This is a predicted structure of a 509-nucleotide part of an RNA (small-subunit ribosomal RNA, 5' domain) from an uncultured marine bacterium. Rfam family: Bacterial small subunit ribosomal RNA.

Context: one part of a larger RNA
RNA sequence: GGAUGAACGCUGGCGGCGUGCGUGAUCAAUGCGAGUCGGACGGGAGAGCUACGGCUCUUCAGUGGCGUCCGGGUGCGGAACACGUGGGCAAUCUAUCGCCGGGUGGGGGCUACCCUCCCGAAAGGGGGGCUAAUCCCGCCUACGCGCGGCUCCCGCUGGGGAGCCGCGGAAAGCAGCAGUGGGUAGUUCGCUGCUGCGCCCGGUGCGGGGCCCGCGUCCUAUCAGCUAGUUGGGGGGGUCACGGCCUCCCAAGGCCAAGACGGGUAGCCGGGCUGAGAGGCUGACCGGCCACACGGGGACUGAGGGAUGGUCCCGCGCCCUACGGGGUGUAGCAUGAAGGAAUCUUGCACACUGGGCGAAAGCCUGAUGCAGCAACGCCGCGUGCGGGAUGACGCCUUACGGGGUGUAAACCGCUGUUCGGGGGGACGAAUUUGACGGUACCUCCGCAGCAAGUCUCGGCUAACUCCGUGCCAGCAGCCGCGGUAAUACGUAGGGCGCAAGCGUUGUCC
Numbered sequence: 001g002g003a004u005g006a007a008c009g010c011u012g013g014c015g016g017c018g019u020g021c022g023u024g025a026u027c028a029a030u031g032c033g034a035g036u037c038g039g040a041c042g043g044g045a046g047a048g049c050u051a052c053g054g055c056u057c058u059u060c061a062g063u064g065g066c067g068u069c070c071g072g073g074u075g076c077g078g079a080a081c082a083c084g085u086g087g088g089c090a091a092u093c094u095a096u097c098g099c100c101g102g103g104u105g106g107g108g109g110c111u112a113c114c115c116u117c118c119c120g121a122a123a124g125g126g127g128g129g130c131u132a133a134u135c136c137c138g139c140c141u142a143c144g145c146g147c148g149g150c151u152c153c154c155g156c157u158g159g160g161g162a163g164c165c166g167c168g169g170a171a172a173g174c175a176g177c178a179g180u181g182g183g184u185a186g187u188u189c190g191c192u193g194c195u196g197c198g199c200c201c202g203g204u205g206c207g208g209g210g211c212c213c214g215c216g217u218c219c220u221a222u223c224a225g226c227u228a229g230u231u232g233g234g235g236g237g238g239u240c241a242c243g244g245c246c247u248c249c250c251a252a253g254g255c256c257a258a259g260a261c262g263g264g265u266a267g268c269c270g271g272g273c274u275g276a277g278a279g280g281c282u283g284a285c286c287g288g289c290c291a292c293a294c295g296g297g298g299a300c301u302g303a304g305g306g307a308u309g310g311u312c313c314c315g316c317g318c319c320c321u322a323c324g325g326g327g328u329g330u331a332g333c334a335u336g337a338a339g340g341a342a343u344c345u346u347g348c349a350c351a352c353u354g355g356g357c358g359a360a361a362g363c364c365u366g367a368u369g370c371a372g373c374a375a376c377g378c379c380g381c382g383u384g385c386g387g388g389a390u391g392a393c394g395c396c397u398u399a400c401g402g403g404g405u406g407u408a409a410a411c412c413g414c415u416g417u418u419c420g421g422g423g424g425g426a427c428g429a430a431u432u433u434g435a436c437g438g439u440a441c442c443u444c445c446g447c448a449g450c451a452a453g454u455c456u457c458g459g460c461u462a463a464c465u466c467c468g469u470g471c472c473a474g475c476a477g478c479c480g481c482g483g484u485a486a487u488a489c490g491u492a493g494g495g496c497g498c499a500a501g502c503g504u505u506g507u508c509c
Base pairs, nucleotide, nucleotide: 001509002508003507004506006505007504008503009502010501013381014380015379016378017377018376019374020373021339026337027336028335030334031333032332035066036065037064040063041062043060044059045058046057047056048055049054073292074291075290083216084215085214086213087212088211089210092209093208094207097205098204099203100202101201102200103199104198105139107137108136109135114129115128116127117126118125119124145168146167147166148165149164150163151162152161153160154159173197174196175195176194177193178192179191180190181189218264219263220262225255226254227253230252231251232250233249234248235247236246237245267289268288269287270286271282272281273280274279294315295314296313297312298311316329317328318327319326320325345371347370348369349368353367354365355364356363357362384414385413386412387411394405395404396403397402419446420445421444422443423442424441428436453498454497456495457494458479459478460477464493465492467490468489474481475480
């Protein structure tokens, strides 16, 4: 000198864009943060219409489906294939979505809701009875699917292709329109056809994962030896999958001064700061990956989790209790307490972008978009412009003549950035739909009116005098100032620097 997620002192007019618990991964009152589908299904309650047959709508839980594994937070742990980079998987998975091929036949069963009885303070639970489905289970059929066997070709290990045999494996319906049947009309129930959305099987793709390897990745030798699932092999288990991942048996190996093992510290990277570069330091915001969700452990469901707002167990804290037993865990958004030098609103909206569900309308979304607070940072603007005296007053100084402040003020003229008031008023949305927002912006009117500080002046280093003080009080980054004329302390006048900031402190180069 540059930089900063900063803090502190003094000061403070406006706007745009950013940023804002770095400390206790400390504890949390309250609200919200993940639902949706009636075009899968039965029912309860209510409303409207009715040619009394019924129809339509709203709402409530329940069954079922999809989602809740995304999105959001934090940096605890971890020195590791965690991350970065480059490869490998002939050892692998993939719901939804795209494309291609084929199918959707015929039966059966249960249960929640509800009714009833019972237990419990509650949370909740149990018995009996009824019922539906895209819920559950058989049967049929089936491909280039799975498993086993055989033959051939290619190939890199459980790979690809062709053929044969055996065994095994599927499915669900709903809506709209048209036609039609039960003597007629209405309705209901059904049948047929078409269309749409689904459902099942197989293949392939996109995108997303899983596993393995080479190389890279802090300090410490005042850590020198470490190791029993340890290193390898055989059998088996387990997994989507290889593997000592796990287990039984066998062998005795494996690592290490090119630093094993131990200790300390740390999320990694794209990047950021600095620097001519090499390098050094760093990993806040934004993006990718990882890890975690009160501490520890476990599995379930599922395409996917060993799951922040799921579940079970142990522990901790808090809450309720009829003392038998229950509930809860903000490192989501706000917010409170605590700690600290220090870090914001218990705001508005789904209008945008994106996500979940839905045929759609739409619903949900503290993701997100905005607003609020804070000079925390960067950038921009303003606090007026022109004229105005051998030059007022005041203040300072003086060798008392004067000199300085100083065109500075007054005064005259002008302007309207800002500001205040009136009017108009967006883009962002392609048709309806705008939180922001009557905002930005435009226009008219009005007043120079509301807006300058801070640090410094001995040398380094730009800027000097008076007074006070008298090694005192004090200053100080280094050198050093102060003991009676101090340009170094404290005021004052003046000057220098920067400016809505200026200084100080911390940290990095």